Source information:
Predicted 3D model of a 73-nucleotide RNA (transfer RNA) from Niabella pedocola. It matches the Rfam family "tRNA". From the family's description: Transfer RNA (tRNA) molecules are approximately 80 nucleotides in length. The coordinates come from a structure-prediction model, not an experiment, and the mean pLDDT is 82. The source organism's lineage runs through Bacteria, Pseudomonadati, Bacteroidota, Chitinophagaceae and Niabella.
[in-house]
RNA sequence: UGGCAUGUAGCUUAACGGUAAGAGCAGUUGCCUUAUACGCAACCGGUUGCCGGUUCAAAUCCGGCCAUGCCGU
Numbered sequence: 001u002g003g004c005a006u007g008u009a010g011c012u013u014a015a016c017g018g019u020a021a022g023a024g025c026a027g028u029u030g031c032c033u034u035a036u037a038c039g040c041a042a043c044c045g046g047u048u049g050c051c052g053g054u055u056c057a058a059a060u061c062c063g064g065c066c067a068u069g070c071c072g073u
Stems, first nucleotide, its partner, number of pairs: 001072007010025004018056001027043005049065005
């Protein structure tokens, strides 16, 4: 310095452009237990990396930037 890929909750991740962004683990509370664990139920947690653009509608498409990884000069 160029190319490619990825970026969503604390972690791992889902979501053909379509009308409330879901799930598992973690966390909190309750039930259960002599107690803990397991199990069950409920709750909590997201400006979808940032800034713009396209569209009636964007996590999704396009551009720039940032970060990480891979390949190259």